[in-house]
Record summary
The RNA shown here (transfer RNA) has 73 nucleotides and comes from a Bacteroidales bacterium. It was read from a public genome assembly. The prediction has a mean pLDDT of 81. Lineage of the source: Bacteria > Pseudomonadati > Bacteroidota > Bacteroidia > Bacteroidales. Its Rfam family is "tRNA".
């Protein structure tokens, strides 16, 4: 320098043809228990790496850019 992949909640990930973003775990509250743990119920937490474009509507499509990983030179 060229090509490819990944970036989504504190952490690990899903999101299949564009239609109001979810799962597990963790955190908090309540129940259960003498208490803790486990279990059950509920709640909070995300400008989807960043910027722009297309569209009525973008995590998804397009362009640029950035961090990391892989391959080549």
């Nucleotide at each position: 320098c060229g090509g490819g992949g990944u970036g989504u909640a504190g952490c690990g990930c899903a999101g299949u043809u564009g239609g109001u973003a979810g799962c597990g775990u963790a955190u908090c509250u309540g129940g259960u228990u003498u208490g803790g743990g486990a279990c059950c119920a509920g709640a909070g937490g995300g400008u989807c790496g960043c910027a722009g474009g297309u569209u009525c509507g973008a995590g998804u499509c397009c362009u640029g850019u950035u961090a990391c990983c892989c391959c080549g030179a």